A computed fold for a 73-nucleotide RNA from Butyrivibrio sp., annotated as transfer RNA. The prediction has a mean pLDDT of 82. RNAcentral holds the sequence, with entries from ENA. NCBI's taxonomy places the organism under Bacteria, Bacillati, Clostridia, Lachnospirales, Butyrivibrio.
[in-house]
Parts: sequence; C1' cells; structure tokens
RNA sequence: GCUGUUGCAGCUCAGUUGGAAGAGCAGCGGUCUCUUAAACCGAAGGUCGUGGGUCCGAUCCCCACCAGCAGCA
Repeated sequence: GCUGUUGCAGCUCAGUUGGAAGAGCAGCGGUCUCUUAAACCGAAGGUCGUGGGUCCGAUCCCCACCAGCAGCA
C1' cells in the first nucleotide's frame, strides 16, 4: 500500500428484508438478614466510531475517513 472483518450502555455481546435499541455482568436504591454474602425487586445509564449521501424515516443501505484484528504484498 491492497483486501477482508469488527466498532452498539462502565465491561462482554444481541438486534432489526429501514418504522428508531435490548440482555448478562458491574455500579446505585430497596426487600430479606443480627451483619455480610446470596436471592429477589426497582430505577438509572446510549449523539449505535466520525462526517456526508439516499429516503417520509438510517444502528441497518451507499461513500469517505478514523481505530482494532487477520491476510497479501
């Protein structure tokens, strides 16, 4: 340099032939307990890597760029 792949909550990851985002763990509050842990309940937490484009509407489709990984040179 080229090709492929990945990028979504603090972490690990789902997701949708385009109708607008969820789980587990962690953290927070509560119930229980003499207390802690466990268990259970609740709430919170996201500009879906960045910038454009298409579309009535984009996490999803297209383009460029950025970062990680793999391969080729």